The prediction has a mean pLDDT of 85. Predicted 3D model of a 481-nucleotide part of an RNA (small-subunit ribosomal RNA, 3' major domain) from an uncultured bacterium. Rfam family: Bacterial small subunit ribosomal RNA. Rfam links the family to the GO terms structural constituent of ribosome and ribosome.
[in-house]
Context: one part of a larger RNA
């Protein structure tokens, strides 16, 4: 000077504590360990790997694994030759592929012979490939401590020096924030603000949105006509909030309590933005890249199979076990997206999945579209049941070349375990937990219960900080560096 103590003081955080809800038992989905396998491709491994990369493995992806094939190659540039590209047919064959037949002459310069771009195909060879290794050789990104309040400099000044100071104290803050004081003075780099969105007005614009007045119409409906931008929304500028205003405390300060006013009150609420550095953290399989290794193979194309295996053990989640529930009928109320290789409407048919159908939208115009839990009528009466839906067994619909290994959905029919779950152990302080559904990226389909948004309805409780877990500052110890 750090680091460390089951030292000490002081202070935060869903760290306890006070609650609400899981999770640990079931089943089933999904990752991972193992174990198997010709392969079950790699990577990722307390926090900070395990619905991770993967926001889509039936062929393809794909990196594996068996078999058939290729050696200037599936892809770059450069030389020589030949041939327009190209299209069509056979034969083999699982394709890749190899073998054969015709069909055809195009663009630029030239009278023509020829030459040239481009593209195929042969033939040497420099090269070409590598998702072989090495994140402990790197770049770039990313993760964590941590949105934690710290981490420096320059000039002084103190000390032989390593270093101090400042940065430390007395308040105070979310906060090294800000006051005071101080041998210090001042600056960066963070912190806050500037940036978005969200609450409230305002002016501006008025279609595709909207409907205050008239009319005319329906079972109903801005539906129609005149109109209109007044609401409501759209979206662009602009206001507003500053502890400004009072009171009371505090040192006359910074700030604190309290109240008015106000849509909104002391960072209003949410995001975006991560300092110096730590972990030889992760990641050569996103992608560049130094070195090693490979070149008739550790590259290339193909069909099949595998990444979907199954004694077992974790790990995220789904769905229940019921009555604040389950069935059946009625009857409201969103917001945010997405769509021309699409979304697909009214109609008809189908118990349905779906089919047929074809109106309208390149979208404030149309379509996906029904929100769902709420509400209300009727049933079940506490039971392994009208709870609960694994599991099979039969019939089907869609996607697709093609659903055996391995797809998603309908319908009949079956009806497992489960009666709220040991030791443990997670998550969240408010529009929050819980609890209900909507959309989307990826994508032909989808194993999406998964993530990323989005809105419906909507709590509880926080005495406190002794304890436990992360931490911040002083300070002491000390056999560590």
């Nucleotide at each position: 000077u750090g680091a460390c103590g089951g030292g000490g003081g002081c202070c935060c955080g869903c760290a306890c504590a006070a609650g609400c809800g899981g999770u640990g038992g079931a089943g089933c989905a999904u990752g991972u360990g193992g174990u198997u396998c010709a392969a079950u491709u790699c990577g990722a491994u307390g926090c900070a790997a395990c619905g991770c990369g993967a926001a889509g493995a039936a062929c393809c992806u794909u990196a594996c694994c068996u078999g058939g094939g290729u050696u200037u190659g599936a892809c770059a540039u450069c030389u020589g030759g030949c041939g327009a590209a190209u299209c069509u047919c056979c034969g083999u064959g699982a394709a890749a592929g190899c073998g054969g037949a015709g069909a055809g002459u195009g663009c630029c310069c030239g009278c023509a012979a020829g030459g040239g771009a481009g593209c195929g195909c042969c033939a040497a060879g420099a090269c070409a490939g590598g998702u072989g290794c090495u994140g402990c050789a790197u770049g770039g990104c990313u993760g964590u401590c941590g949105u934690c309040a710290g981490c420096u400099c320059g000039u002084g000044c103190c000390g032989u020096g390593a270093g101090g100071u400042g940065u430390u104290g007395g308040g105070u803050u979310a906060a090294g924030u800000c006051c005071c004081g101080c041998a210090a003075c001042g600056a960066g780099c963070g912190c806050a603000a500037c940036c978005c969105u969200u609450a409230c007005c305002c002016u501006u614009a008025g279609u595709u949105g909207c409907c205050c007045c008239c009319g005319g119409g329906u079972a109903a409906a801005g539906c129609c006509g005149u109109g209109g931008c007044a609401c409501u929304c759209c979206a662009a500028g602009g206001g507003a909030a500053c502890u400004g205003c009072c009171c009371g405390u505090g040192u006359u300060a910074a700030g604190c309590g309290g109240g008015a006013g106000g849509a909104a009150g002391g960072u209003g609420g949410g995001g975006a933005c991560g300092a110096c550095g730590u972990c030889a953290a992760g990641u050569c399989a996103u992608c560049a890249u130094g070195g090693c290794c490979u070149u008739u193979a550790u590259a290339c194309c193909c069909a099949g199979g595998g990444c979907u295996a199954c004694a077992c053990a974790c790990g995220u989640g789904c769905u229940a076990c019921a009555a604040u529930g389950g069935a059946u009928g009625g009857u409201a109320c969103a917001g945010a997206g997405a769509g021309u290789c699409g979304c697909u409407a009214a109609c008809u048919c189908g118990c349905a999945a779906g089919a047929c159908g074809g109106a309208g939208c390149u979208a404030a115009u149309c379509u996906c579209a029904a929100a769902a839990a709420a509400c209300u009528a009727u049933c079940c009466u506490c039971a392994g049941u009208u709870c609960g839906g694994a599991u099979c067994g039969g019939a089907g619909u869609c996607c697709g070349c093609a659903a055996c290994u391995c797809g998603a959905c309908c319908c009949c029919g079956u009806g497992a375990a489960g009666u709220c779950g040991g030791a443990g152990u997670c998550g969240c302080u408010a529009g929050u937990a819980a609890u209900c559904g909507c959309a989307g990226a990826u994508c032909a389909g989808c194993a999406a219960c998964g993530c990323u948004g989005c809105g419906g309805u909507g709590a509880a409780u926080a005495c406190g900080u002794u304890c436990c877990c992360g931490g911040g500052c002083c300070u002491u110890g000390c056999a560590c560096a």